[in-house]
């Protein structure tokens, strides 16, 4: 440098172009003599910028980060 892949809450993982959900974690509350466990509620996200569309995590373009392969130089 070229080609391919990946990018979603703190972590893991869903969502066929139509309300961004679940688990773990964290916080608060209930329960308990205290703690653990359990239950309830909350917490928090689509890598960036544009485009297409009535509507984009999803499709398109460019860029960024990471991974793999190839090439060049040493």
């Nucleotide at each position: 440098u070229g080609c391919g892949g990946u990018g979603u809450c703190g972590u893991c993982u869903a969502a066929u172009g139509g309300u961004a959900g679940g688990a773990c974690g964290g916080a608060a509350g209930a329960c308990u003599u205290u703690g653990a466990a359990u239950c309830u509620u909350c917490u928090a996200g689509u890598g960036a910028u544009g485009g297409u569309u009535c509507g984009a995590a999803u499709c398109c373009a460019u860029c960024c980060a990471c991974c793999g392969c190839a090439g060049c130089c040493a």

Annotation:
Transfer RNA from a Pseudomonadota bacterium, 74 nucleotides, folded computationally. Lineage of the source: Bacteria > Pseudomonadati > Pseudomonadota. RNAcentral holds the sequence, with entries from ENA. The prediction has a mean pLDDT of 80.